Predicted 3D model of a 75-nucleotide RNA (c-di-GMP-I riboswitch aptamer) from an uncultured Thermomicrobiales bacterium.
The sequence was found by an Rfam model in a public genome assembly.
The coordinates come from a structure-prediction model, not an experiment, and the mean pLDDT is 87.

RNA sequence: GGUCGAUCAGGGCAAACCGGUCGCGAGGCCGGGACGCAAAGCAAGGGGACUCUCCGAGUCAGCCCGGUUGCCGUA
Numbered sequence: 001g002g003u004c005g006a007u008c009a010g011g012g013c014a015a016a017c018c019g020g021u022c023g024c025g026a027g028g029c030c031g032g033g034a035c036g037c038a039a040a041g042c043a044a045g046g047g048g049a050c051u052c053u054c055c056g057a058g059u060c061a062g063c064c065c066g067g068u069u070g071c072c073g074u075a
Stems, first nucleotide, its partner, number of pairs: 004073002012037002017032006035062001041068002045065003048060005
C1' cells in the first nucleotide's frame, strides 16, 4: 500500500413516526426521533421499483451491480 471487517479508538450517519415547509405526485429540505448501517459518504453509469402535467419528463444511492473518496487496524 492492497485485500479484509474480528478487535481497538475517535466518532459518524439516521429508518419508521411526529411537526413545519416545498412539490400535481413519487419525494426533497429543516427540527424532533432511532430501526438499523463499516461507507446508510459522493455520484443517476447499468438494472429495478415508484410518480406524473404521460410516449416523454421525473423520484429513489437505506433495492441490486459497477465507479469514486474516507476513519481504525491486522485476527